[in-house]
RNA sequence: GGGCCGGUGGUCUAGGGGUAUGACGCCUCCCUUGCAAGGAGGAGGCCGUGGGUUCGAGUCCCACCCGGUCCA
Numbered sequence: 001g002g003g004c005c006g007g008u009g010g011u012c013u014a015g016g017g018g019u020a021u022g023a024c025g026c027c028u029c030c031c032u033u034g035c036a037a038g039g040a041g042g043a044g045g046c047c048g049u050g051g052g053u054u055c056g057a058g059u060c061c062c063a064c065c066c067g068g069u070c071c072a
Base pairs, nucleotide, nucleotide: 001071002070003069004068005067006066007065010024011023012022018055026042027041028040029039030038048064049063050062051061052060
C1' cells in the first nucleotide's frame, strides 16, 4: 500500500429501509435482624466521523478514522 471482517447504553450483544433487542451492571421498592439470591419498577444508546440516496437510513452508496485478519 491492497483485500476481507467489524465499530450499536458502563460492558457484551440482536437488528440488513419504517421511532434500537436482550443479558450483565447501575438506581428505587418488596422480601431479610442484616447481606446475598429472588420478585416488581426505572434511568441510561438515536447507532465510529462527515457527506450522499430516499417520504423515511443503525440498515444502501462514497470518503475518512479506529480495531482485527490476510497478501505484498
Overview: Model confidence (mean pLDDT): 84 of 100. The RNA shown here (transfer RNA) has 72 nucleotides and comes from Candidatus Haiyanarchaeum thermophilum. It was read from a public genome assembly. It matches the Rfam family "tRNA". Rfam classes the family as a transfer RNA.